[in-house]
RNA sequence: UGGGACGGGGGCGCGGUCGCGCCUGGGGGCCAACCCCCCCAGGUGAGGAAAGUCCGGGCACCAUAGGGCAGGGUGCCAGCUAACGGCUGGGCGGGGCAACCCGACGGAAAGUGCCACAGAGAAGAGACCGCCAGCGGCCAGGCCAAGCCUGGUGCGGGCAAGGGUGAAACGGCGGGGUAAGAGCCCACCGCGCCCCCUGGAAACAGGGGCGGCACGGCAAACCCCACCCGGUGCAAGGCCCAGUAGGCAGGGAGGGCUUGCCCGGCCCGCCAUAACCUGCGGGAUGGGCCGCUUGAGGCCACGGGCGACCGUGGUCCCAGAGAGAUGACCGCGGAAACAGAACCCGGCUUACGCCCCGCCCCAGGGC
RNA sequence: GGGGCUGUAGCGCAGCUGGGAGCGCGUCGCAAUCGCACUGCGAAGGUCAGGGGUUCGAAUCCCCUCAGCUCCACCA
Numbered sequence: 001u002g003g004g005a006c007g008g009g010g011g012c013g014c015g016g017u018c019g020c021g022c023c024u025g026g027g028g029g030c031c032a033a034c035c036c037c038c039c040c041a042g043g044u045g046a047g048g049a050a051a052g053u054c055c056g057g058g059c060a061c062c063a064u065a066g067g068g069c070a071g072g073g074u075g076c077c078a079g080c081u082a083a084c085g086g087c088u089g090g091g092c093g094g095g096g097c098a099a100c101c102c103g104a105c106g107g108a109a110a111g112u113g114c115c116a117c118a119g120a121g122a123a124g125a126g127a128c129c130g131c132c133a134g135c136g137g138c139c140a141g142g143c144c145a146a147g148c149c150u151g152g153u154g155c156g157g158g159c160a161a162g163g164g165u166g167a168a169a170c171g172g173c174g175g176g177g178u179a180a181g182a183g184c185c186c187a188c189c190g191c192g193c194c195c196c197c198u199g200g201a202a203a204c205a206g207g208g209g210c211g212g213c214a215c216g217g218c219a220a221a222c223c224c225c226a227c228c229c230g231g232u233g234c235a236a237g238g239c240c241c242a243g244u245a246g247g248c249a250g251g252g253a254g255g256g257c258u259u260g261c262c263c264g265g266c267c268c269g270c271c272a273u274a275a276c277c278u279g280c281g282g283g284a285u286g287g288g289c290c291g292c293u294u295g296a297g298g299c300c301a302c303g304g305g306c307g308a309c310c311g312u313g314g315u316c317c318c319a320g321a322g323a324g325a326u327g328a329c330c331g332c333g334g335a336a337a338c339a340g341a342a343c344c345c346g347g348c349u350u351a352c353g354c355c356c357c358g359c360c361c362c363a364g365g366g367c
Numbered sequence: 368g369g370g371g372c373u374g375u376a377g378c379g380c381a382g383c384u385g386g387g388a389g390c391g392c393g394u395c396g397c398a399a400u401c402g403c404a405c406u407g408c409g410a411a412g413g414u415c416a417g418g419g420g421u422u423c424g425a426a427u428c429c430c431c432u433c434a435g436c437u438c439c440a441c442c443a
Base pairs, nucleotide, nucleotide: 001363002362003361004360006358007357008356009355010354012333013332014331015330016329017328018327020045021044022043023042024041025040026039027038028037029036047338051349052348054347055346056345057344058343059233060232061231062230066263067262068261069260071229072228073227074226075225076090077089078088079087080086091105092103093102094101095100106224107223111222112221113218114217115216128163129162130159131158132157135156136155137153138152139151140150141149142148143147171189172188174186175185176184190213191211192210193209195208196207197206198205199204237290238289239288240287241286247280248279249278250277251276254268255267256266257265258264282442283441297316298315299314300313301312302311303310304309368439369438370437371436372435373434374433377392378391379390380389386423394410395409396408397407398406416432417431418430419429420428
């Protein structure tokens, strides 16, 4: 200098003119006070994703949250955490020269199922081309003949090395061996073992022994194993005010809740009506307050830990609406994207023009 | 704000225990008719909403995104 890997930060600023929500204080309407309305001053006012609603929790309610089945989820090991499918560290596998990145990564010797087409054969498989001539048959030749010998055929037989099919072909490569071959035998590699030793907390790694090879792939197919999950969501839910027909019809002796089923449990009722269900209606098309923002909270320092994170101390208060505020215009400044809270928080995922910083790797050149 | 469902040809839908993309209506051409309709024969028409993954192979299984539809308020 060029190319690349990882991590972090910012994601409009300043000035001017108008405008809005919330809080506090003051003044006025207004009168002793409150509510309400108007005016003034001060403070404060979207995000890294507020989004998708994909997970996890807090919180609230459900006459209960117990058991079993079904269903759903997660899936190497350990840790962090309120919890998680998140994060951190490690192991194993894969990619990259490297920095580094990626991985739904339990079980296929519990069982069932699938593996289309092609191919001989798709799971205790198979012989199309091929290889072989010790053996049976057939053909040809030689010897006088029985018979023997030689050659051929590839019908029977032996083989699975090579070719071919396929995503995948029942260990690989080398040597021995053989008619040709083959774990048939041997060395190395791979594989397996409810075997042993060493290291490690574990996943696992290394070494030794045994086994001649049996055990193809798919579990984001059913399934098995281990662990986790009660349901519903702030339109949850609580209080108050206003208003009326707490009405009518049908079902209903058992009904309802336990939110799919069963057991168990609980509630209401039992002789003409209830609980409950269905349909038609009524009141408002309602109003006010709470839940509602101080929180697993932000920042700084110190300490512990490789790290996620945790502890201690100090400091700060930082949107809270209810038709829903956080905006519009102008000027200057390299450029300013994706997009906007609605109960809250921890993650994941997705969208995002651009700028800045740190550290590391590779290649080339110069001193 | 929250819950649920759907997306396949122009329209309405099937296929979703993974191997061929189909049915009806519509469109176009031919026949039949004097002509039209009906009818008969034939044809065209598909990014299976989009992207990624698992698998030899995905409309189908899994994940993400987009679009559309639907339900849920208060008093008694």

This is a predicted complex of two RNAs, RNase P RNA and transfer RNA, with 443 nucleotides together. The coordinates come from a structure-prediction model, not an experiment, and the mean pLDDT is 79. It holds a member of the Rfam family "Bacterial RNase P class A". The family's RNA type in Rfam is ribozyme.